The part of an RNA shown here (small-subunit ribosomal RNA, 5' domain) has 521 nucleotides and comes from an uncultured bacterium.
Context: one part of a larger RNA
RNA sequence: GAUUGAACGCUGGCGGUAUGCUUUACACAUGCAAGUCGAACGGCAGCAUAGGUGCUUGCACCUGAUGGCGAGUGGCGAACGGGUGAGUAAUGCAUCGGAACGUGCCCAGUCGUGGGGGAUAACGCAGCGAAAGCUGUGCUAAUACCGCAUACGAUCUAUGGAUGAAAGCGGGGGACCUUCGGGCCUCGCGCGAUUGGAGCGGCCGAUGUUAGAUUAGGUAGUUGGUGGGGUAAAGGCUCACCAAGCCGACGAUCUAUAGCUGGUCUGAGAGGGAGAUCCCCCACACUGGUACUGAGACACGGACCAGACUCCUACGGGAGGCAGCAGUGAGGAAUAUUGGACAAUGGAGGCAACUCUGAUCCAGCCAUGCCGCGUGCAGGAAGACGGCCCUAUGGGUUGUAAACUGCUUUUAUACAGGAAGAAACGCCUCCUCGUGAGGGGGUUUGACGGUACUGUACGAAUAAGGAUCGGCUAACUCCGUGCCAGCAGCCGCGGUAAUACGGAGGAUCCAAGCGUUAUCC
Numbered sequence: 001g002a003u004u005g006a007a008c009g010c011u012g013g014c015g016g017u018a019u020g021c022u023u024u025a026c027a028c029a030u031g032c033a034a035g036u037c038g039a040a041c042g043g044c045a046g047c048a049u050a051g052g053u054g055c056u057u058g059c060a061c062c063u064g065a066u067g068g069c070g071a072g073u074g075g076c077g078a079a080c081g082g083g084u085g086a087g088u089a090a091u092g093c094a095u096c097g098g099a100a101c102g103u104g105c106c107c108a109g110u111c112g113u114g115g116g117g118g119a120u121a122a123c124g125c126a127g128c129g130a131a132a133g134c135u136g137u138g139c140u141a142a143u144a145c146c147g148c149a150u151a152c153g154a155u156c157u158a159u160g161g162a163u164g165a166a167a168g169c170g171g172g173g174g175a176c177c178u179u180c181g182g183g184c185c186u187c188g189c190g191c192g193a194u195u196g197g198a199g200c201g202g203c204c205g206a207u208g209u210u211a212g213a214u215u216a217g218g219u220a221g222u223u224g225g226u227g228g229g230g231u232a233a234a235g236g237c238u239c240a241c242c243a244a245g246c247c248g249a250c251g252a253u254c255u256a257u258a259g260c261u262g263g264u265c266u267g268a269g270a271g272g273g274a275g276a277u278c279c280c281c282c283a284c285a286c287u288g289g290u291a292c293u294g295a296g297a298c299a300c301g302g303a304c305c306a307g308a309c310u311c312c313u314a315c316g317g318g319a320g321g322c323a324g325c326a327g328u329g330a331g332g333a334a335u336a337u338u339g340g341a342c343a344a345u346g347g348a349g350g351c352a353a354c355u356c357u358g359a360u361c362c363a364g365c366c367a368u369g370c371c372g373c374g375u376g377c378a379g380g381a382a383g384a385c386g387g388c389c390c391u392a393u394g395g396g397u398u399g400u401a402a403a404c405u406g407c408u409u410u411u412a413u414a415c416a417g418g419a420a421g422a423a424a425c426g427c428c429u430c431c432u433c434g435u436g437a438g439g440g441g442g443u444u445u446g447a448c449g450g451u452a453c454u455g456u457a458c459g460a461a462u463a464a465g466g467a468u469c470g471g472c473u474a475a476c477u478c479c480g481u482g483c484c485a486g487c488a489g490c491c492g493c494g495g496u497a498a499u500a501c502g503g504a505g506g507a508u509c510c511a512a513g514c515g516u517u518a519u520c521c
Base pairs, nucleotide, nucleotide: 001521004518006517007516008515009514010513013373014372015371016370017369018368020365021331026329027328028327030326031325032324035076036075037074040073041072043069044068047067048066049065050063051062052061053060054059055058083284084283085282092209093208094207095206096205097204098203101201102200103199106197107196108195109194110193111192112191113190114148116146117145123138124137125136126135127134128133154163155162156161168189169188170187171186172185173184176183177182210256211255212254217247218246219245222244223243224242225241226240227239228238229237259281262278264273265272266271286307287306288305289304290303309320310319311318312317337363339362340361341360345359346357347356348355349354376407377406378405379404386398387397388396389395390394413457414456415455416454417453421448426443427442428441429440430439431438432437465510466509467508468507469506470491471490472489476505477504478503479502480501486493487492
């Protein structure tokens, strides 16, 4: 000199933009953060509509009949998104390769979607419990569950053969049939089998990846083989048997420390430091372990077991997990609102309307950083008053500074106008081929926000500090003090003329900041 997720002291006008628990992976009150689908299903607790009954004429009751829908069965999602960096020195990451694999939703292709069955929740009844919740019995549905048939592909195979599927729902409709529900036809959404793809994921190898030798030997599933088992898949992954290997001064093992990278800071570079925000990968979710479900987890807001802690209890027993967003306590030099909206982008579900979304977009707080703007401009010498200094009737300096005259109005204040971000989806309508698909026109939807921005009015009006002045280092005098009080980054200054302490005047450097401390190059 440059840097910072900074803090502290003094000071503080505005805007844009970015950042904001680096410490206790410490404990958490409260609210929200993952739901959705009635076009899978039986139904109807509540709301609304319609109809009916009673009549006290505005109330009660009834009817799932309609819109819808609490709870329930079922499907998809909940493995994403969001947080944190404890662990991890290599089961990680970065780069380059590899073969023995999987894949829901999506895209393209092929072939199907036939015919049956038994249950069960909800619900009713009965019961237990303080609660959390649970039990018995009876009824019922499905795109829930289970057989049968069939098998283009597929799997196994001794090449003879064997095994294994499925589900329906909605819109429209001319004949014909009908038990009046529909069948049937057609369109759409689904379902099953299978091939390929895309994207994603699992696995293996090589090279690189902190320090210590005051850590020199380490290792028995250890190293390899054969054969079982297991996995989606290679493999001591696991097991039985056999052999005795394998790693190591090119640093094994052990110990300490640490998430990694892209990037970032510094530097001419080489290099050195650090790994906040953003992106990628990994790991974790009170601590330890385990599996279940599923295409995918050994699962942050799932389950079970153990532990610590907290809470409820009728003492028998139960409940919980903010390293999600806010917020609280604690720790600390130190780090924000218990805000708004789904308008946009994206995600989940749904045919859709739509619902959900603390992702996200916005707003709030903080000079924390960066950038921009302003605090006036021009004239004005009696070089005024006052202050300070001197060689003191005088002069110097503050200083064109002020006063005074003219001008301007960024910003502030007040008033008026007022966005872009909206493209779509949806709805209406027209055209092409077929209610689907494509295209044209119209229309609906904005949290931010009456915000940005623009205009008018007003009046210099609303706006400057901090540090330093012995040398390094730009900037000097007076007074006070008298090795005292104090200063100080280094050298050092102060013991009666201190440009070094304190005050004043003046000056210098930066400026809405300026200094100090810490930190790295």